A computed fold for a 68-nucleotide RNA from a bovine gut metagenome, annotated as transfer RNA. The RNAcentral record of the sequence draws on MGnify. The coordinates come from a structure-prediction model, not an experiment, and the mean pLDDT is 82. Rfam family: tRNA. Rfam describes the family as follows. Transfer RNA (tRNA) molecules are approximately 80 nucleotides in length.

RNA sequence: CAAUGUAGCUCAGCUGGUAGAGCAGCGCAUUCGUAAUGCGCAGGUCCAGGGUUCGAAUCCCUGCAUUG
Repeated sequence: CAAUGUAGCUCAGCUGGUAGAGCAGCGCAUUCGUAAUGCGCAGGUCCAGGGUUCGAAUCCCUGCAUUG
């Protein structure tokens, strides 16, 4: 100086409109049983603090952490 920071993990989130997927977890079905498969459920003060705005994960500022 630059990039990144969103669910346990890996990441999406288009030019602001009250957050999603895959895997993992739990339940049910299936099986003699396990795995696999199918259906469903749960899980997030979006790194922190300010600012702008009717409204911020998204824009602006500062700080912190990680990577180069």